[in-house]
RNA sequence: GGAGUAGGCCGGGUGAUCGCUGGCCGUGUCAGCACGGUCAGAGGAAAGUCCGGGCUCCACAGGGCAGGGUGCUGGGUAACUCCCAGGGGGGGCGACCCCACGGAAAGUGCCACAGAGACCAGACCGCCGUGGUACGUCCACGGUAAGGGUGAAAGGGUGAGGUAAGAGCUCACCAGUGCCGUUGGUGACAGCGGCAGCUAGGAAAACCCCACCCGGAGCAAGACCAAAUAGGGGAGCGUUAAAGAGUGGCCCGCUCGAGCUCCCGGGUAGGUCGCGGGAGAUCCCGGGCAACCGGGGUCCUAGAGGAAUGAUCAUCACCGGCUAAGUCCGGCACAGAACUCGGCUUAUGGCCUACUCCGCCA
RNA sequence: UGGGGUGUCGUCAAGUGGUAAGACACGGGCCUUUGGAGCCCGCAUCCGGAGGUUCGAAUCCUCCCACCCCAGCCA
Numbered sequence: 001g002g003a004g005u006a007g008g009c010c011g012g013g014u015g016a017u018c019g020c021u022g023g024c025c026g027u028g029u030c031a032g033c034a035c036g037g038u039c040a041g042a043g044g045a046a047a048g049u050c051c052g053g054g055c056u057c058c059a060c061a062g063g064g065c066a067g068g069g070u071g072c073u074g075g076g077u078a079a080c081u082c083c084c085a086g087g088g089g090g091g092g093c094g095a096c097c098c099c100a101c102g103g104a105a106a107g108u109g110c111c112a113c114a115g116a117g118a119c120c121a122g123a124c125c126g127c128c129g130u131g132g133u134a135c136g137u138c139c140a141c142g143g144u145a146a147g148g149g150u151g152a153a154a155g156g157g158u159g160a161g162g163u164a165a166g167a168g169c170u171c172a173c174c175a176g177u178g179c180c181g182u183u184g185g186u187g188a189c190a191g192c193g194g195c196a197g198c199u200a201g202g203a204a205a206a207c208c209c210c211a212c213c214c215g216g217a218g219c220a221a222g223a224c225c226a227a228a229u230a231g232g233g234g235a236g237c238g239u240u241a242a243a244g245a246g247u248g249g250c251c252c253g254c255u256c257g258a259g260c261u262c263c264c265g266g267g268u269a270g271g272u273c274g275c276g277g278g279a280g281a282u283c284c285c286g287g288g289c290a291a292c293c294g295g296g297g298u299c300c301u302a303g304a305g306g307a308a309u310g311a312u313c314a315u316c317a318c319c320g321g322c323u324a325a326g327u328c329c330g331g332c333a334c335a336g337a338a339c340u341c342g343g344c345u346u347a348u349g350g351c352c353u354a355c356u357c358c359g360c361c362a
Numbered sequence: 363u364g365g366g367g368u369g370u371c372g373u374c375a376a377g378u379g380g381u382a383a384g385a386c387a388c389g390g391g392c393c394u395u396u397g398g399a400g401c402c403c404g405c406a407u408c409c410g411g412a413g414g415u416u417c418g419a420a421u422c423c424u425c426c427c428a429c430c431c432c433a434g435c436c437a
Base pairs, nucleotide, nucleotide: 001358002357003356004355005354006353007352008351009350010349012316013315014314015313016312017311018310020041021040022039023038024037025036026035027034028033043334047345048344050343051342052341053340054339055218056217057216058215062252063251064250065249067214068213069212070211071210072086073085074084075083076082087101088099089098090097091096102209103208107207108206110202111201124148125147126144127143128142129141130140131139132138156174157173158172159171160170161169175199177196178195179194180193181192182191183190184189222273223272224271225270232264233263234262235261236260237259244256245255246254266436267435268434280299281298282297283296284295285294286293287292318331319330320329321328363433364432365431366430367429368428369427372386373385374384380417388404389403390402391401392400410426411425412424413423414422
């Protein structure tokens, strides 16, 4: 100097003027409200709504089936499909990164085309044996998975023995699988020793099996006040061993129960609460490898009508350009809270630190 | 704001692991004096986009993008 890997931080500052939203105070007003003062006023993702909680209602959330989710081990947490630490596997020269990572020697189904054969393997060419023969590199039957060919995939590898030719058929070594013992570890697992059969294809992000978890809906939840009248017309079901509702797909159970469902038509759509003190923020100390937890101090920080959180000027900071110089010019991303919190994912401008590889110089 | 659904040629659409049907439209040719009709041929290299699973993905999984639909009370 170039190419990368991991982690962290920031998301413009200050002042003036004119505006907007909300809280509090004061004055005026019967009140709605108006005016003045003062304080506060978007994010790291507020986004996607992909997960998991709080909260509210349904019965106190019950049983079974169905359905959905998760899937190595240990820990964290309110909870998680999240996070941390580790095991195993894979990728990269490396820093480092990735993994839906239970079961295919329980069952069912699938593996197109090509190929002889695609899962209780398989004879197209080749090789070998026997027989035939018109003697042609021919035909028939049988053996054979070492070689060729097809395919994403053809049922261990190397060598020796063996054989008509071959083959775990046998043997040695190696790889892999299962079981037993032992050592280390909380555990996943790893090391070592022995035995077995010789070898078991892929795919469970196909059905499925196993283990564990999940009741449903969502702030338009829900509570209160007010307003509204055509509680009208039609069709269907039902009225006390009962339809239907709460209740979501179904059944049971529980509570209510004389009305219920659909179509047509009509009216109304205002206000208050829920709603901002919370798994809150920040600093210090302690425990833990870490995620995180415990204790103490300090602080209060948007709350709507889906609608406010802005604009202009000056100056400073940052980036780029012109220039001898700067008092010049231009730029400053993605994006806008709506009950709320923890994650994940996606969008996006810049800065810093540590480390790796390559080249050059000393 | 919350919930649900759909994306395949210019348009309507079939296909749910194995070479992306079909119709209309469009382009070319035949026929005709010409046009229409009719007949023949052509037209998806990105199945909304990206990544993954698989030998193989429009189809299965994950994450994004665009579009559409529904909502309270009287009752």
Two RNAs folded together computationally: RNase P RNA and transfer RNA, 437 nucleotides in total.
Model confidence (mean pLDDT): 77 of 100.
It holds a member of the Rfam family "Bacterial RNase P class A". Rfam links the family to the GO terms dimeric ribonuclease P complex, ribonuclease P activity and tRNA processing. By type it is a ribozyme.